[in-house]
């Protein structure tokens, strides 16, 4: 450098003008009101008037000062936080899964482990070493079940082709047995590999590898080496049921609390009754409220008399306000613990808080992309990725023009 | 904003490891003077979209799009 790939930080900037939603001031407006003032008055007071401060509300102006993100997304995990449920233990469901650790918690992250994959080293070839990236990585020797088609034969092995023996033979080949090395199917075909053995072959018998079982050593473990033992009894699938181990009680801020109109519902309470007739529908007499006529009584008219309506008067509760709501598991810097995720002192800092929902347009200049024109210096044309807060937090995943910087690996130059 | 279901041919729609049933429609045909109905036949890159696990995926498991429905209080 140029490719591939691993990670981190940034994601247009400035200035001017008009806007958009909160916020604070100020300038008016309502309202309620103590002390003063002003009038009365039965004078330490007390009534009644207006204004002015507070206080709370409103609001059209002016002034100040705030105003999306690295994902605000997907709602895939984990929390805070609010109800709601809960005696304790199970079982049933979900859900995670190599070991440490970190964490409020995590399926998240760090760091090891063990596996793949790629370069490179080494070697005659193999075992092996290094470094990046990389795995949803417990248990298939607890049980059940699946392995389609091919194929002889799919998990209690099987024998088509062959190879071997032995009969028989018309000499083409047939039987009977023996074997699993070769062929051949198929994603897999029952340890590899090499000597030996053998009728031909086989863990049938030895060496290395690989497996399994038992001990020893290192290591908190996961695992690792290293001793003996065993020919090997164990093929894959648990993103098949399942077994183990651990974790989990539900709903979600439209969660949930406070204030509280109109109108219907509910709940208590109020003010005046007795008698006569009844066909039980009222009728009637005297009282008694309260209307209306009235200055007042008397009288006159309608209404009513046990809870219907009517007045009060409580709760519940919609509309509609208010909190919950943004000072936090905070941000930022420096030292310190720890390989690292982290944590821990110390100082600094406060940075939408809306509620049918603002955070935006235009125009200049600088910036970067693309395309044209020019040897060029430059000019001109057009365009600024993905996307937008709604209780807040840790992740994760997904989208992203374009920059910067780190770290590995091969290739090429140069020293 | 939350929270829950869905997505299989042109429309309905079964399947849930082993290469996708039926119905309607559509297109040829048969009967009919013509139609309808009725019978025959027949098409098509059909399992939303990418990855994974697996010999094998409409099905199992992630990640995405896309569509739907719910939500205050009392009863």
């Nucleotide at each position: 450098c140029c490719g591939c790939u691993g990670g981190a930080u940034c994601g247009g900037g400035u200035g001017a003008u008009c806007g958009c939603u909160g916020c604070c001031g100020u300038c008016c407006c309502g309202u309620u009101u103590a002390c003063g003032c002003u009038g009365g008055u039965u004078c330490u007071g007390c009534c009644a008037g207006g204004c002015c401060g507070c206080a709370c509300g409103g609001a059209a102006g002016c002034g100040g000062g705030a105003g999306a993100g690295g994902a605000a997304a997907g709602u895939c995990c984990g929390a805070a936080c609010u109800c709601c449920g809960c005696a304790g233990a199970g079982c049933a469901g979900u859900g995670u899964g190599c070991c440490g650790g970190a964490u409020a918690a995590c399926g998240u992250c760090c760091g090891g482990g063990c596996g793949g994959u790629u370069g490179c080293c080494g070697u005659c070839a193999a075992g092996g070493g290094c470094a990046a990236c990389u795995g949803a990585c417990g248990g298939a020797a607890a049980g059940u079940g699946c392995c389609a088609c091919a194929g002889a034969g799919a998990a209690u092995a099987u024998a088509c082709c062959g190879c071997c023996u032995c009969g028989u033979u018309u000499c083409g080949a047939c039987g009977a047995g023996g074997u699993a090395a070769g062929g051949g199917u198929g994603a897999a075909a029952a340890g590899g590999u090499g000597c030996g053995g053998u009728a031909a072959g086989a863990g049938c018998g030895c060496a290395c590898c690989g497996c399994c079982c038992g001990g020893g050593c290192a290591g908190u473990a996961a695992u690792g080496u290293c001793c003996g033992g065993g020919g090997c009894a164990u093929g894959g699938c648990a993103a098949a049921c399942c077994c183990c181990a651990c974790a989990c009680g539900g709903a979600g801020c439209a969660a949930g609390a406070c204030c509280a109109a109109a109108u219907a519902g509910g709940g208590a309470g109020g003010a005046a009754g007795c008698g006569c007739c009844u066909u039980c529908g009222g009728g009637u007499g005297c009282a008694c409220g309260c209307g209306c006529c009235g200055g007042c009584u008397c009288g006159g008219c309608a209404c009513g008399u046990c809870a219907a309506a009517c007045c009060u008067u409580c709760g519940g509760g919609u509309a509609g306000g208010u909190c919950g709501c943004u000072g936090g598991a905070g941000c930022c810097a420096g030292c310190c613990a720890g390989u690292a995720a982290u944590g821990g002192c110390u100082g600094g800092c406060c940075a939408a808080g809306a509620g049918g929902a603002a955070u935006g347009a235009u125009c200049g200049c600088c910036c970067c992309a693309c395309g044209g024109c020019g040897c060029a210096a430059g000019c001109c044309g057009c365009g600024g990725a993905c996307a937008g807060a709604a209780u807040u937090c840790g992740g994760c995943u997904u989208a992203u023009a374009g920059a910067u910087c780190c770290g590995g690996c091969u290739g090429c130059u140069a020293u | 904003g939350g929270c829950g279901c869905g997505g299989u041919a042109c429309c309905c729609a079964a399947g849930u490891g082993g290469u996708a049933a039926g119905g309607g429609a559509g297109a040829g045909g048969u009967c009919u003077g013509c139609a309808a109905a009725a019978c025959c036949u027949u098409u098509a890159c059909g399992c939303g979209u990418c990855g994974g696990u697996u010999c094998g995926a409409u099905u199992c498991c992630g990640a995405c799009c896309c569509g739907c429905g719910c939500c205050u209080c009392c009863a």
This is a predicted complex of two RNAs, RNase P RNA and transfer RNA, with 490 nucleotides together. Rfam match: Bacterial RNase P class A. It is annotated as a ribozyme. The coordinates come from a structure-prediction model, not an experiment, and the mean pLDDT is 77.